Overview: A computed fold for a 77-nucleotide RNA from a Nitrospirota bacterium, annotated as transfer RNA.

[in-house]
C1' cells in the first nucleotide's frame, strides 16, 4: 500500500439473519444463610451496540467512511 475478518456491560460471548423495553455466564453492590468466611439462593447498577453520515416505518444486524486490532499478499533502495 492492496485484499478479508472483527469491534455489542469491567472480562468472554447471545441477540431467531431488518421487527418493538439489546441479554448471558463470570466480576462488582446489596440482602438472605453463617459464630466469621466461603459455598449456596434472592435483588440490584452497569451499555450513545468503536466514532460519524446514508438507506428505511424502524438497524447490534444492510450501505459510505473514519479509527483499532488480527490475518493473507505485495513492496522494502
Nucleotide at each position: 500500500g492492496c485484499g478479508c475478518c472483527u469491534g455489542u456491560a469491567g472480562c468472554u460471548c447471545a441477540a431467531u439473519u431488518g421487527g418493538a423495553u439489546a441479554g448471558a455466564g463470570c466480576g462488582c453492590c446489596g440482602g438472605c444463610c453463617u459464630c466469621c468466611g466461603a459455598a449456596g439462593c434472592c435483588g440490584g447498577a452497569g451499555g450513545u451496540u468503536a466514532g460519524g453520515g446514508g438507506u428505511u416505518c424502524a438497524a447490534u444486524u444492510c450501505c459510505c467512511u473514519u479509527c483499532a486490532g488480527g490475518c493473507g499478499c505485495a513492496c522494502c533502495a
Rfam family: tRNA. Rfam links the family to the GO term triplet codon-amino acid adaptor activity. Its mean pLDDT, the model's own confidence on a scale to 100, is 82. It was read from a public genome assembly.